[in-house]
A computed fold for a 105-nucleotide RNA from Bacillus velezensis, annotated as SAM riboswitch aptamer (S box leader).
The coordinates come from a structure-prediction model, not an experiment, and the mean pLDDT is 80.
RNAcentral holds the sequence, with entries from ENA.
RNA sequence: AGCUUAUCAAGAGCGGCUGAGGGACUGGACCGAUGACGCCCGGCAACCUGCGUGUCAUGCAAGGUGCCGCAUCCAGAAAAAUGCACAGCAUUUUGAAGAUAAGGG
Numbered sequence: 001a002g003c004u005u006a007u008c009a010a011g012a013g014c015g016g017c018u019g020a021g022g023g024a025c026u027g028g029a030c031c032g033a034u035g036a037c038g039c040c041c042g043g044c045a046a047c048c049u050g051c052g053u054g055u056c057a058u059g060c061a062a063g064g065u066g067c068c069g070c071a072u073c074c075a076g077a078a079a080a081a082u083g084c085a086c087a088g089c090a091u092u093u094u095g096a097a098g099a100u101a102a103g104g105g
Stems, first nucleotide, its partner, number of pairs: 003103006013041001015040003021031002025076004042068003046065003049061005072097001078094007
């Protein structure tokens, strides 16, 4: 690395530096010289951790990772249900893919 489990509609700057594209990939729609991405500072509190309360659970802290435009921005292998239509459209669900945490290796 592959693997397992859980979560992914909440939260988070009118700061400094830099200077061109960016968000995993494809398509779409977006964001970006009124400064994107990245770094620093700052912040948030998802998981682990610590300290409490506790019936489920919940409060505080911010140590370890993480995160801080738009729901994982939307859709995406494959499948099911429902509705309207009449063979298409829409919605919901499962799931694929991705990300994060913990374990394991």